[in-house]
This is a predicted structure of an 88-nucleotide RNA (c-di-GMP-I riboswitch aptamer) from a Chloroflexota bacterium. Lineage of the source: Bacteria > Bacillati > Chloroflexota. Of the family's consensus pairs, 95% are formed in the model. It was read from a public genome assembly, where an Rfam model found it. Its Rfam family is "c-di-GMP-I riboswitch aptamer". About the family: GEMM was predicted in a large-scale screen for bacterial structured RNA regulatory elements.

RNA sequence: AUCUGAAAAAGGCAAACCCGGUGAAAACCGGGGGCGCAAAGUCAUGGAUCUAAAGCGGUAAUUCCGCCACGAUCGCCAGGCUGCCAGG
Numbered sequence: 001a002u003c004u005g006a007a008a009a010a011g012g013c014a015a016a017c018c019c020g021g022u023g024a025a026a027a028c029c030g031g032g033g034g035c036g037c038a039a040a041g042u043c044a045u046g047g048a049u050c051u052a053a054a055g056c057g058g059u060a061a062u063u064c065c066g067c068c069a070c071g072a073u074c075g076c077c078a079g080g081c082u083g084c085c086a087g088g
Stems, first nucleotide, its partner, number of pairs: 002088004012037002017032006035075001041081003045078003048073003055067004
């Protein structure tokens, strides 16, 4: 430098659910919790998925409906960057 993750050690992260908060929502943050994870570290770049506030259109309408990401997910997949331990 590169490949691999069978066993082990030092440690790490934390799903559902519950409580509190933020947000229009998706979702996120803090505490508890622990399903899992060898990149479940990081970047929304490509795809995918979720939401639809603002905006645009329809409507008599402040209602309702449709479209739409500049919102969200890296614990959906791919790709970039970085990293612990062990083995080859």
Its mean pLDDT, the model's own confidence on a scale to 100, is 88.